Annotation:
Large-subunit ribosomal RNA, domain I from an uncultured Candidatus Poseidoniales archaeon, 538 nucleotides, folded computationally. It was read from a public genome assembly. The prediction has a mean pLDDT of 80. Its Rfam family is "Archaeal large subunit ribosomal RNA".
Context: one part of a larger RNA
RNA sequence: CCAAUUGGGGGAUGGCUCGGCUCGAGAGCCGAAGAAGGUCGUGACAAGCUGCGAUAAGUCGCGGGGAGAGGCAUGAAUCUCUUUGAUCCGCGAAUUGCCGAAUUGGACCUCCUGACAACAGUCAUUCCUCGUAUUUUACGUAGGAAGGGGAACCCCCCGAACUGAAGCAUCUCAGUAGGGGGAGGAAAAGAAAUCAAUAGAAAUUCCGUGAGUAGUGGCGAAUGAAAACGGAAUAGGACAAACCGAAUCUCCUUGGGAAACCUUGGAGAGAUGUGGAGUAUGGACACUUGUUGCCUAAGUCCGUGAAGUAGAAGUCGUCCUGGAACGGCGCACCAUAGAGGGUGAAAGUCCCGUAUACGAACCGGAUAUGGCCAUGAAGUGGAUCCUGAGUAGCGUGCGUUGGAUAUCGCGCGUGAAUGUGGGAGGCAGAGACUUCCAAUCCUAAAUACUACUCGAGACCGAUAGUUGACAAGUAGCGUGAGCGAAAGCUGAAAAGUAUCCUUAGCGGGAUGUGAAAAGAACCUGAAACCAAUUGGGA
Repeated sequence: CCAAUUGGGGGAUGGCUCGGCUCGAGAGCCGAAGAAGGUCGUGACAAGCUGCGAUAAGUCGCGGGGAGAGGCAUGAAUCUCUUUGAUCCGCGAAUUGCCGAAUUGGACCUCCUGACAACAGUCAUUCCUCGUAUUUUACGUAGGAAGGGGAACCCCCCGAACUGAAGCAUCUCAGUAGGGGGAGGAAAAGAAAUCAAUAGAAAUUCCGUGAGUAGUGGCGAAUGAAAACGGAAUAGGACAAACCGAAUCUCCUUGGGAAACCUUGGAGAGAUGUGGAGUAUGGACACUUGUUGCCUAAGUCCGUGAAGUAGAAGUCGUCCUGGAACGGCGCACCAUAGAGGGUGAAAGUCCCGUAUACGAACCGGAUAUGGCCAUGAAGUGGAUCCUGAGUAGCGUGCGUUGGAUAUCGCGCGUGAAUGUGGGAGGCAGAGACUUCCAAUCCUAAAUACUACUCGAGACCGAUAGUUGACAAGUAGCGUGAGCGAAAGCUGAAAAGUAUCCUUAGCGGGAUGUGAAAAGAACCUGAAACCAAUUGGGA
């Protein structure tokens, strides 16, 4: 030096999984009755996590359950609770320090401090209502509302740049990222002053298609619809006005009622109009025929439904192997249950379960026998009246759009008509024709998302899968915004090595436990690397 063997070292590989990931379904807001989030406490011994709040790993009630219990957490010693039903599980109630919207005033390493009040409690700001005084303001410890948070989804406002154009300025990236405001379980949109084209459709939203088409575009790079058609889901209503003219409503209060509602008394709102009628299939109005509307849900019925309950059939063989039978052999049984998991190896019949059948309150739906207004539906007529104004339109300047002369919006200026009227029909003007009725409001479903709950998986299996299967947003780093790990596995059962020898101790040896040391540096235990022994070579 080479090879083999035996060890060490190391932690790959295999197996496992109280964790992830994705999809589906459900469910979908919390907060001044003080949230989300934090901080400080709280245990006999108590550092962390979890729970809880000076009533502090807990208090009370109801229901469930049935023998042990005193969280993770398996400790020693003492002790406590418990068949007068504990621990535990579900539902409800009480308590719930301090900071935090944080709200008596102040502070900002979670503290300090008042007034009225015996304690309890109340006292921030803004807005609304009401009251008082004055008259548009002020005051009120009167009554009510708001404020802050939330993973994504939604609406509105503000709004980049890198980039692409092979440079760059219009353009693009993009109304994206980011910032602000607001709402909800969805939001937004929505019942034609819409489309269409001589035929017709009939609110909105979403999907497919139309279509990378018509268009826009230093006609460059790029960008980019709609109608129609096929589907999902379907739903229509209320005002202003004409006419009537207080026929109306709110608060407190007496009595009745399950409620709707009725009733007594007082105060207030309201003629600058409460209420009725009415809203494009136009209406008022006149006439005729005539009908039926709205609210509540006690009771009844249906649905949803907690912890939990019942739930079939082998522990058969004095068989075999084995540490152990759930394996093998043999003979049986159940099945609306042969999903799955556990048990000393692989169990329909051992255990938990599974199919199936039950189980409270709340909640949801239907229904009048209970109430309320007073006529709810249709037709005819066409005299009279009504139908949303600084609006429509026009000019001009910006932004925006596929919108080109023909999108939509905004600023400034100008400025109509009144149904014999008005808007639209992708240049303008004129006449026809077609179609609709702006300048007021509401509206479920189909749609979006997943912080939360449940289920599933030809997803991952510890360098994977979440950053995180473990004390993880922890340890650590940074002045800070912020950055951010590593780390799973003894065994069926601790039976976790009594006793002896040795050692300063760690450890080693003998013996013992165990199926096996698997010995806690613990399943398996590869390679690199290190050493010893044996053999070979120089």